A computed fold for a 455-nucleotide part of an RNA from an uncultured bacterium, annotated as small-subunit ribosomal RNA, 3' major domain. The RNAcentral record of the full RNA draws on ENA and SILVA. Its mean pLDDT, the model's own confidence on a scale to 100, is 83. It matches the Rfam family "Bacterial small subunit ribosomal RNA".

Context: one part of a larger RNA
RNA sequence: UGACGGGGACCCGCACAAGCAGUGGAGCGUUUGGUUUAAUUCGAUGCAAAACGAAGAACCUUACCAGGGCUUGAACUAUAACUGUGGUCUCCCAGAAACGGGAGACGUCUUCGAGAGCGUUAUAGAGGUGCUGCAUGGCUGUCGUCAGCUCGUGUCGUGAGAUGUUGGGUUAAGUCCCGCAACGAGCGCAACCCCUAUCUAGUGUUAUAAUUUCUCUAGAGACUGCCUUGCCAAAACGAGGAGGAAGGAGGGGACGACGUCUAGUCAUCAUAGUCCUUAUGUCCUGGGCUACACGAGCGCUACAAUGGUUACUACAAUGGGCAGCCAAGCCGCGAGGUGGAGCUAAUCCCAAAAAAGUAAUCUCAGUUCAGAUUGUAGGCUGAAAUUCGCCUACAUGAAGUCGGAAUUGCUAGUAAUCGCAGAUCAGCAUGCUGCGGUGAAUACGUUCUCGGGUC
Numbered sequence: 001u002g003a004c005g006g007g008g009a010c011c012c013g014c015a016c017a018a019g020c021a022g023u024g025g026a027g028c029g030u031u032u033g034g035u036u037u038a039a040u041u042c043g044a045u046g047c048a049a050a051a052c053g054a055a056g057a058a059c060c061u062u063a064c065c066a067g068g069g070c071u072u073g074a075a076c077u078a079u080a081a082c083u084g085u086g087g088u089c090u091c092c093c094a095g096a097a098a099c100g101g102g103a104g105a106c107g108u109c110u111u112c113g114a115g116a117g118c119g120u121u122a123u124a125g126a127g128g129u130g131c132u133g134c135a136u137g138g139c140u141g142u143c144g145u146c147a148g149c150u151c152g153u154g155u156c157g158u159g160a161g162a163u164g165u166u167g168g169g170u171u172a173a174g175u176c177c178c179g180c181a182a183c184g185a186g187c188g189c190a191a192c193c194c195c196u197a198u199c200u201a202g203u204g205u206u207a208u209a210a211u212u213u214c215u216c217u218a219g220a221g222a223c224u225g226c227c228u229u230g231c232c233a234a235a236a237c238g239a240g241g242a243g244g245a246a247g248g249a250g251g252g253g254a255c256g257a258c259g260u261c262u263a264g265u266c267a268u269c270a271u272a273g274u275c276c277u278u279a280u281g282u283c284c285u286g287g288g289c290u291a292c293a294c295g296a297g298c299g300c301u302a303c304a305a306u307g308g309u310u311a312c313u314a315c316a317a318u319g320g321g322c323a324g325c326c327a328a329g330c331c332g333c334g335a336g337g338u339g340g341a342g343c344u345a346a347u348c349c350c351a352a353a354a355a356a357g358u359a360a361u362c363u364c365a366g367u368u369c370a371g372a373u374u375g376u377a378g379g380c381u382g383a384a385a386u387u388c389g390c391c392u393a394c395a396u397g398a399a400g401u402c403g404g405a406a407u408u409g410c411u412a413g414u415a416a417u418c419g420c421a422g423a424u425c426a427g428c429a430u431g432c433u434g435c436g437g438u439g440a441a442u443a444c445g446u447u448c449u450c451g452g453g454u455c
Base pairs, nucleotide, nucleotide: 008455009454010453011452012451013450015446016445019410020409021408022407023406026301027300028299029298030297031296032295033294034292035291042053043052064287065286066285067284068283069282070281076125077124078123079122080121081120082119084118087106088105089104090103091102092101093100109115127276128275130274131273132272136270137269138265139264140263141261143259148187149186150185151184152183153182154163155162156161167178168177169176193253194252195251196250198220199219200218201217202216204214223247226241227240228239229238230237303403307362308361309360310359311358312357319350320349321348324343325342329338330337331336369400374395375394376393377392378391379390380389416438417437418436419435420434421433422432
């Protein structure tokens, strides 16, 4: 000077408290540990690993295993030599395919110097998701959107250092004010950026509520500007009010200081060193990543009457669409099939929003709750659905009657609840990212728990 203290003072945070809904018990989905395995590829491991990399493992992916092939190689560069045309398509044989053997057809650059390209051979490279994230760059997480971290000059101190940055107020804030051997400055804070709430003007093809919803563009508006008041020497600031669509940062996002964790990543990529080079490279078939006594995490669905079932009837927003979205009609109980209109989209389609409402029924039961599991029959995608996809119908109808110790999220259009869309994607979503509908309760307070800041 820091760090730490079951030292002190002050302050803050869904940190506690006050509430609401959960998790922990059940079934299932998924991740992980462990075990197993020829292989169950690799990484991530308290918070800050565990629906994480993976925005989607049947083949591919794929890195793993078994077997079968290749060795200048699957892709790329250079040099030399040789050959003479490179190329495309079809068929046959063996084979699991790759690889291998064979046949046929079409085509065959040019300025004729040789050049470009291709093939074969040789050589130097090649190639490696092999190792070290404790050799590294880049990127990222975390403390933490916490309010801090520093510098120049001056001054003080023998010096390490201090001062400034402490103090009195105040703030979300080292925010601002006052004071002060300090005076200034930088990185952070805030603002500048984007979305949203109100209005005005313009704009609109395809939108239409035609007295203007909606789209786009530009502007106005909020600044403690006005009033009262508290603190008080004053200021900063606080409390209340008016006006206003909005009031004291209006709400949300992007934005993450100096640094910490020798944090994570050599498997995005790049890169140093090191290792392999007829293999740790590369091609293919099949298998595995999907195993299953068990432990843990994150979720979904429930245990019902604020409910289930049936019928009828409303109201969204964000998005996506060309070998794509797919209407009407017809067939099918249904998944779906057929069909072909429209749309390169404010035009057409996906598209039915669901909870809600109205009516009927069930009457407290392991039930008309719940839906796991299993059987049969089908549908779709795709060469291919057995290992190992999704969906439908019929049948079957486990556990489960609100969950121990413990523990999580949330302060308002939030929690809870209800659907919708998108990325990935041939197919596959209870995950993720967005969107709107309905829409609460509670906060006395800071003693205590946890984390953080200042002295």